The prediction has a mean pLDDT of 82.
Transfer RNA from a Candidatus Omnitrophota bacterium, 72 nucleotides, folded computationally.

[in-house]
């Protein structure tokens, strides 16, 4: 230097090019002497960052940025 992978909510992962979900974590009820565990519910995303195809990108190219790997 070169090649792959990975980036998405506070964390830990999802999502045929067609509304961004889930779990755990906050945060409010319910219940309880009360805590904790159940159970109902709200919130929380400029999809690491710039263009580009495209009616429509998180998903497909390109450039760049972290990060792990391998090669050399």
């Nucleotide at each position: 230097g070169c090649u792959g992978g990975c980036g998405u909510a506070g964390c830990u992962c999802a999502a045929c090019g067609g509304c961004a979900g889930a779990g755990c974590a906050a945060c409010g009820g319910u219940u309880u002497u009360g805590u904790a565990a159940a159970c109902c519910g709200u919130a929380g995303g400029u999809u690491g960052g710039a263009g580009g195809u495209u009616c429509a990108a998180g998903u497909c190219c390109u450039c760049u940025c972290g990060c792990c790997a391998g090669c050399u």